[in-house]
RNA sequence: CCACCAUCCCGAGCGGCCGAGAGACCUGGAUCGUUGACGCCGCAGCAACCCUUACCUGCUAUGCAGGAGAACGGGUGCUACUGCCAGGAGCGAUGGAGU
Numbered sequence: 001c002c003a004c005c006a007u008c009c010c011g012a013g014c015g016g017c018c019g020a021g022a023g024a025c026c027u028g029g030a031u032c033g034u035u036g037a038c039g040c041c042g043c044a045g046c047a048a049c050c051c052u053u054a055c056c057u058g059c060u061a062u063g064c065a066g067g068a069g070a071a072c073g074g075g076u077g078c079u080a081c082u083g084c085c086a087g088g089a090g091c092g093a094u095g096g097a098g099u
Base pairs, nucleotide, nucleotide: 002098004096005095006094007093008092013043014042015041016040017039021032022031025088026087027086028085029084044079045078046077049075050074051073052070053069055067056066057065058064059063083091
């Protein structure tokens, strides 16, 4: 990069730097933003996708499979607004397992 699977109305913010637009694309609307948004960095938190695992069940049993859960730890992700809303396009984001 490509195709596949799952999720996208729950939840969780402070500090520092920067300085004008920002939330993927188009149209419209409603918002956020010089009382500093967006972005970057640090810390903290949320969450339970993967690893892992206290617990339960089964089996051909020092392990394997399934279920339930998220206390600890690890890899990610996320922390205004339903992916902001409606329409269009059928795209985008994140994770998993592949090529």

The prediction has a mean pLDDT of 79.
The RNA shown here (SAM riboswitch aptamer (S box leader)) has 99 nucleotides and comes from Arthrobacter sp.
Taxonomically the source falls in Arthrobacter (Bacteria, Bacillati, Micrococcales, Micrococcaceae).
Rfam family: SAM riboswitch aptamer (S box leader). Rfam's curators write: The SAM riboswitch is found upstream of a number of genes which code for proteins involved in methionine or cysteine biosynthesis in Gram-positive bacteria.